Context: one part of a larger RNA
């Protein structure tokens, strides 16, 4: 840009693309079959492994933004308690998020036309013949069914709402030109996000919970700091499931989304 007015939000589904795998074991049944040894078709079940897809409730990493122990060494005048720095000092443990070794589910059933191959009627050829006319059975394969895109399908679909119902000059005319008016809906900008290289996609923007901050709650760490008692002392009890707590849950306008500003027309070849 186009889909002959604009807009929103829902869709059809041309067409594309993904997937299609297979073992073992049970039972039918120690049956058909077979002198024996052995040993089924067809059916029904269970359970596994490679491979896909999601997912973080388990388990199991990671987790320089959280918890704690400690080592040597500067400092905050000293105790204490903190703090720098030493690969994140080293080391024990984790939220959340991303994850796989973890978990869930997938490959189907089923329908259609068909190879090979096997048939039914059945003639030319009085027989025969599964073909010539007609009609059937038949694969993991083909089409459909399963999953995803998907109307630029220029063959540009459908539904449903929603919004615009001035006026004036020029010019033969396509037209152009002023005023008026600027709607629905967008978008700039701003707060953000399991969205994301930018763009784009979601979700707010005060008639607000989008962020952050604060309050709750969870989680995690594992019992803070004074203090008080015991102990020559290291160190230990007790106050106390203690302080601390990141990305998590949920509340709550205190902080920031402030005021705005553009683009989009005026009934439609």
């Nucleotide at each position: 840009c186009g889909c002959a007015g604009g807009u929103u939000g829902c869709u059809u589904g041309a067409g594309g693309g993904g997937a299609g795998c297979u073992g073992u074991c049970c039972u039918u049944a120690g049956u058909a079959c077979g002198a024996g040894a052995g040993g089924a078709c067809c059916g029904g079940g269970a359970u596994g492994g490679a491979c896909g897809c999601a997912c973080c409730g388990c388990u199991a990493g990671u987790g320089a933004u959280c918890c704690g122990g400690u080592u040597g060494u500067g400092g905050c005048g000293c105790c204490a308690g903190c703090c720098g720095c030493a690969c994140c000092g080293c080391c024990g443990g984790g939220u959340a998020g991303c994850u796989a070794u973890g978990u869930g589910c997938g490959g189907a059933c089923g329908g259609g036309a068909u190879a090979a191959c096997c048939g039914c009627u059945g003639a030319a050829a009085g027989c025969a013949u599964a073909u010539a006319a007609g009609c059937g059975g038949g694969a993991a394969g083909c089409c459909c069914a399963c999953c995803c895109c998907g109307a630029g399908a220029u063959g540009a679909g459908g539904c449903a709402a929603c919004c615009c119902c001035g006026g004036g000059c020029c010019g033969c005319g396509a037209g152009g030109c002023c005023c008026c008016u600027g709607a629905a809906g967008g978008c700039c900008c701003c707060u953000c996000g399991a969205a994301g290289a930018c763009g784009a996609c979601g979700a707010g923007g005060u008639u607000g919970a989008u962020a952050g901050g604060c309050c709750g709650g969870g989680u995690g760490u594992g019992g803070a700091a004074g203090c008080g008692c015991c102990g020559c002392g290291a160190g230990g009890c007790g106050u106390g499931a203690a302080g601390c707590u990141a990305a998590c849950c949920g509340g709550u306008a205190c902080u920031a989304a402030a005021c705005g500003g553009c683009c989009g027309u005026g009934c439609g070849g």
The prediction has a mean pLDDT of 92. Large-subunit ribosomal RNA, domain VI from a soil metagenome, 269 nucleotides, folded computationally.